[in-house]
């Protein structure tokens, strides 16, 4: 220098203006909506998408229901050892395969428990037997030869021919799994329906005239369940994040010390405009360094939370390793 291998990181930066949304403090104890529950309204300060927030594939937290214990069925996992809250994830290692190599891939328990399957070729493919050849015996026939019985393992087919393969076919073995999911679930609670009590054509409640008349058949209170609606769950304390190149371990990971609090709605926020700089592409100018103009800047966007996996992704940066070539 060329070609690769396996990792880690970034995902434009800054300033100004106008918006959206969460929190905290102050404040009218006031106003608006609502039957209520509850929600909204001012000012100041402050937080506001991702490495995959995607998919919803796997595992958990949490919640409700079920549950003495054990088993059957069903589903899942599968070398060995470890990590982890758990896992089908991750790490190390053995074996097999691919690669010159760095490395990569693996659905890698069991076929003397049982069943099933095997294209083409071949007589025969899992039941056993005999297509061709050779040898021996017997029978028939003038003979060529034919038939019967036995032996041999020579030939031929094929990955494989009474000896094996496939468990990514059923099965067996070991281990794991109760079922459903935040539209879970808990609380507050109109209307309608239900129940109880009281009052009521001797006029209740309500309404109209306004001082005792008229209209008219239901009315009032309470109760529990609970729909619409509202609140919590829900985002300040966690399997949390950052640093000390701390300690232990090959590693996944564990641990010590210090610091931090870091999005959150339910018509669903995280945006728009302008400027400067950076990056990429194209065009023009210039001998060149470079200058000017235009365009672009991926994939994609939280919805109970967390750990993984899969898939998508314009570009860029960093160190490590391998093979080849050249120079010293």
């Nucleotide at each position: 220098g060329a070609a690769g291998c396996a990792c880690g990181c970034c995902a434009g930066a800054c300033c100004g203006c106008c918006g959206c949304u969460g929190g905290u403090g102050c404040g009218a104890u006031c106003c608006g909506g609502g039957a209520a529950a509850c929600c909204g309204g001012g000012c100041a300060c402050u937080g506001g998408a991702g490495g995959a927030a995607c998919g919803u594939c796997c595992g958990g937290a949490c919640u409700g229901c079920a549950c003495a214990g054990g088993g059957c069925a069903g589903c899942g996992u599968a070398g060995c050892a470890g990590c982890c809250a758990a896992c089908g994830g991750c790490u190390g290692u053995c074996c097999a395969c691919c690669g010159c190599g760095a490395g990569g891939u693996g659905a890698g328990g069991a076929u003397c428990a049982g069943a099933g399957c095997a294209a083409c070729a071949g007589a025969g493919a899992c039941g056993a037997g005999u297509c061709c050849g050779c040898c021996c015996g017997g029978g028939c026939g003038c003979a060529a030869g034919c038939c019967c019985a036995g032996g041999u393992g020579g030939g031929g087919u094929g990955c494989a021919a009474c000896g094996g393969g496939c468990a990514a076919u059923c099965u067996c073995u070991a281990c794991g799994c109760g079922c459903a999911g935040c539209a879970a679930c808990a609380c507050c609670a109109a209307g309608c329906a239900g129940c109880a009590c009281a009052c009521g054509g001797u006029g209740a409640c309500g309404g109209g005239g306004c001082c005792c008349c008229c209209c008219g058949a239901g009315u009032g209170u309470g109760c529990g369940g609970g729909u619409a609606g509202g609140u919590g769950g829900c985002a300040u304390c966690g399997a949390g994040c950052c640093g000390g190149c701390g300690g232990g371990g090959c590693g996944a990971c564990c641990u010590c010390c210090g610091g931090c609090c870091c999005a959150g709605a339910u018509u669903g926020a995280u945006g728009g405009c302008g400027g400067u700089c950076a990056c990429g592409u194209g065009c023009g100018g210039g001998c060149a360094a470079c200058c000017g103009c235009a365009c672009g800047c991926a994939c994609a966007g939280a919805a109970u939370c967390c750990g993984g996996c899969u898939u998508a992704u314009c570009g860029g940066c960093g160190g490590g390793c391998u093979u080849c070539a050249c120079a010293c």
Source information:
A computed fold for a 328-nucleotide RNA from a Burkholderiales bacterium, annotated as Bacterial RNase P class A. The model forms 94% of the base pairs in the Rfam consensus. The RNAcentral record of the sequence draws on ENA. The coordinates come from a structure-prediction model, not an experiment, and the mean pLDDT is 77.